[in-house]
RNA sequence: GACAAAGGCAAACCGACUGCAAAGUCGGGACGCAAAGCCAUGGGUCUCUGCUAGAGAUCGCCAGGCCUCCGAA
Numbered sequence: 001g002a003c004a005a006a007g008g009c010a011a012a013c014c015g016a017c018u019g020c021a022a023a024g025u026c027g028g029g030a031c032g033c034a035a036a037g038c039c040a041u042g043g044g045u046c047u048c049u050g051c052u053a054g055a056g057a058u059c060g061c062c063a064g065g066c067c068u069c070c071g072a073a
Stems, first nucleotide, its partner, number of pairs: 001070001008033002013028006031060001037066003041063003044058006
C1' cells in the first nucleotide's frame, strides 16, 4: 500500500463437543481483514469466586513486542 499478481484468514448465523460462565475447538458459512499471523506485557471490556483480592476469557478493542507474501507509486 497498487482499478497489480500469487495466495491466506474467516464475522454473524447453524450443527456437534468442552466449560459454572465469559468463551473455546471442529465442520458448514462469508461480514470483512495488508498482518483478522503469534505473544495476555500495559490498558479496555467480559465471566467466575471464598469478592479490600484472586482465577479465567478476549490479539477480529487499543497500544506494544516478534515473525512475515508482493514490489507499482
A computed fold for a 73-nucleotide RNA from a marine eukaryotic metagenome, annotated as c-di-GMP-I riboswitch aptamer.